[in-house]
Molecule: transfer RNA
Organism: Candidatus Magasanikiibacteriota bacterium
RNA sequence: GCACGCAUAGCUCAGUUGGUUAGAGCGCAUGAUUCACAUUCAUGAGGUCUCUGGUUCAAAUCCAGAUGCGUGCA
Numbered sequence: 001g002c003a004c005g006c007a008u009a010g011c012u013c014a015g016u017u018g019g020u021u022a023g024a025g026c027g028c029a030u031g032a033u034u035c036a037c038a039u040u041c042a043u044g045a046g047g048u049c050u051c052u053g054g055u056u057c058a059a060a061u062c063c064a065g066a067u068g069c070g071u072g073c074a
Base pairs, nucleotide, nucleotide: 001073002072003071004070005069006068007067010026011025012024013023019057028044029043030042031041032040050066051065052064053063054062
């Protein structure tokens, strides 16, 4: 340099043939239980879906570009 893949919560990920509230597990906070801790249960917080632009009535999802990471080739 060329080709391909990935980017969604603190971490690991689901959700992609566009559609009405953006989710799960772990973690975190609060409460209950305990003498206390752990476990268990309940409730809650936490996201501009990497960025910019475009298409559309509507975009995490489609298109273009950028950035970062990974794989292969030279």